A computed fold for a 464-nucleotide part of an RNA from a metagenome, annotated as small-subunit ribosomal RNA, 3' major domain. The coordinates come from a structure-prediction model, not an experiment, and the mean pLDDT is 82.

[in-house]
Context: one part of a larger RNA
RNA sequence: AGACGGGGACCCACACAAGCAGUGGAUCACGUGGUUUAAUUCGACAGUAAACGAGGAAUCUUACCUAGACUUGACAUCUUGAGAAUCCUUCAGAAAUGAAGGAGUGCCCGUAAGGGAACUCGAUGACAGGUGCUGCAUGGUUGUCGUCAGCUCGUGCCUUGAGGUGUUCGGUUAAGUCCGUUAACGAGCGCAACCCAUGUCGUUAGUUACUAUGUCUAACGAGACUGCCCUGGUUAACAGGGAGGAAGGUGUGGAUGACGUCAAAUCAGCAUGGCUUUUACGUCUAGGGCUACACACAUGAUACAAUGGUCAUUACAAAGGGUAACAAACUCGCAAGAGGGAGUAAAUCCCAAAAAGAUGAUCUAAGUCCGGAUUGAGGUCUGAAACUCGACCUCAUGAAGUUGGAAUUGCUAGUAAUCGUGAAUCAGAUAUGUCACGGUGAAUAUGUUCCUGGGUCUUGUACU
Numbered sequence: 001a002g003a004c005g006g007g008g009a010c011c012c013a014c015a016c017a018a019g020c021a022g023u024g025g026a027u028c029a030c031g032u033g034g035u036u037u038a039a040u041u042c043g044a045c046a047g048u049a050a051a052c053g054a055g056g057a058a059u060c061u062u063a064c065c066u067a068g069a070c071u072u073g074a075c076a077u078c079u080u081g082a083g084a085a086u087c088c089u090u091c092a093g094a095a096a097u098g099a100a101g102g103a104g105u106g107c108c109c110g111u112a113a114g115g116g117a118a119c120u121c122g123a124u125g126a127c128a129g130g131u132g133c134u135g136c137a138u139g140g141u142u143g144u145c146g147u148c149a150g151c152u153c154g155u156g157c158c159u160u161g162a163g164g165u166g167u168u169c170g171g172u173u174a175a176g177u178c179c180g181u182u183a184a185c186g187a188g189c190g191c192a193a194c195c196c197a198u199g200u201c202g203u204u205a206g207u208u209a210c211u212a213u214g215u216c217u218a219a220c221g222a223g224a225c226u227g228c229c230c231u232g233g234u235u236a237a238c239a240g241g242g243a244g245g246a247a248g249g250u251g252u253g254g255a256u257g258a259c260g261u262c263a264a265a266u267c268a269g270c271a272u273g274g275c276u277u278u279u280a281c282g283u284c285u286a287g288g289g290c291u292a293c294a295c296a297c298a299u300g301a302u303a304c305a306a307u308g309g310u311c312a313u314u315a316c317a318a319a320g321g322g323u324a325a326c327a328a329a330c331u332c333g334c335a336a337g338a339g340g341g342a343g344u345a346a347a348u349c350c351c352a353a354a355a356a357g358a359u360g361a362u363c364u365a366a367g368u369c370c371g372g373a374u375u376g377a378g379g380u381c382u383g384a385a386a387c388u389c390g391a392c393c394u395c396a397u398g399a400a401g402u403u404g405g406a407a408u409u410g411c412u413a414g415u416a417a418u419c420g421u422g423a424a425u426c427a428g429a430u431a432u433g434u435c436a437c438g439g440u441g442a443a444u445a446u447g448u449u450c451c452u453g454g455g456u457c458u459u460g461u462a463c464u
Stems, first nucleotide, its partner, number of pairs: 001464002003461003007458007015448002019411005026302004031297003034293002042053002064288007073127001077126002079123005086103007107116003129277002132275003138271002140266003143262001145260001150189006156165003169180003195254004200222007225248001228242005304404001308363007320351003325344002330339003370401001375396007417440007
């Protein structure tokens, strides 16, 4: 100087407390461990792994296994020989591939000479190739402490020196924020502001929106700064209250992540040193596997019902997407869906019905008209293909579950809770996931003794 303390002082945070809703019990979904397997590809493991990489494993993907094949190779450059490229058919085969037959003479520059480019087949070797190893050789990127308020430098001063000072102290702040003090005076990276969205108003403009304005959309501006008043405070910073105002003291939300920590994560996104492999650890193909199942854990969905279930009628969004697409009316089907093909490259058309809600009826406390797992049968759709292993529909079946032990999570306002909607990925889908969107819309916070994490100063030390 640090680090640590079941040392001290001060401060902060959904950290506790006060509340609301959960998880932990049930069934299912999904991930992980384990076990099994020919293979169940690989990575990630307290917080900071486990609906994570994967924003979508039937084939492909795919890296794994089995079998069948290839060896200058699926891909790149160079050398060399031949040939237009290309297209079609037959046979063997699971395909890769192999064998056979047929059609066919091109493109660019140029003067006709000649030159050039692309592609296919063969040969040769230089080489290609590796999702093989090392994240403890690395770049890049990322998580985390933590959006915590810290981390440093120049000069000066102090110290034999390491080093200190500044950065401490008194106040104050969300903040090393600002004020005052001060052997320090300044500065940098962080904080804040600048950026985006949103909330109010004005002006202008406007089709596809609206049809009088207005709403809406877009552009430009105004507006909030402790600016004004009172009180307190050191005549300070600032704090408390008030006015006006759509908004008040960072308005709200986002983006933004200092020096560093964890030899943290990633060689399987990519790049890359070294090692290793080269008739194989490379490449192609078919089938299988990644979907197994005594079990354990994580994250979720659905419930256990009456603030409810079922039936009928009826109302109100936002934000998105659409041409190999979204698809209306209409017709058929109980339905999934089929037919149909108006319109739309979209403020015009479509997806599209919002749901909870409201009104009425019924059920009457029951393992039920709760709950929907599981299973049987019949279908629909996507796709070469739905057995392993898809989603959906109809009928039948009708399991556990009557509110969950110890323990534990989230959340302070348009938040929690609850209700639906859309998108990415995507042929289809295991989405109950993720990311967004709106509807309805709470309770509680006396406070900082305690638990957890963090910051500043100080103290002790058998630690460095």